[in-house]
RNA sequence: UACUCAUUCAGACCGGUCGAGGGACUAGCCCAAAGACGCCGGGGCAACCUUCAAAGCUAACCACUUUGAAAAGGUGCCAAUUCUUGCGAAGACCAUGUGAUGGUUUUCGGGAAAUGAGUG
Numbered sequence: 001u002a003c004u005c006a007u008u009c010a011g012a013c014c015g016g017u018c019g020a021g022g023g024a025c026u027a028g029c030c031c032a033a034a035g036a037c038g039c040c041g042g043g044g045c046a047a048c049c050u051u052c053a054a055a056g057c058u059a060a061c062c063a064c065u066u067u068g069a070a071a072a073g074g075u076g077c078c079a080a081u082u083c084u085u086g087c088g089a090a091g092a093c094c095a096u097g098u099g100a101u102g103g104u105u106u107u108c109g110g111g112a113a114a115u116g117a118g119u120g
Stems, first nucleotide, its partner, number of pairs: 001120008013042005021031003025086001027084002043078003048074002050070007082112001087109010
């Protein structure tokens, strides 16, 4: 850096430091000199990898699947649903000299992104 699979409406903050932007991008809307973002220390959340147990499968074992438990280790995460949104389809409502266009909104699918595990 590319690809594959899984997950993304739950959860979890203090101190120090720095000093102006930050929330990936677009539009919006937020956060931020009462110091954000980042970095460092400590704390925490979660359970992807991991460990254990039970059930299923099996002649039996392994593997696999499901469920439950744990948190030592590898990651991750600790404003707002991934903050909302973007592309497509369908429904509802509204406006406009009306088989159309535009706006608002709901649902479904997709895209993008993030994280983990794996492959090249």
The RNA shown here (SAM riboswitch aptamer (S box leader)) has 120 nucleotides and comes from a Gammaproteobacteria bacterium. It matches the Rfam family "SAM riboswitch aptamer (S box leader)". Rfam describes the family as follows. The SAM riboswitch is found upstream of a number of genes which code for proteins involved in methionine or cysteine biosynthesis in Gram-positive bacteria. Its mean pLDDT, the model's own confidence on a scale to 100, is 84.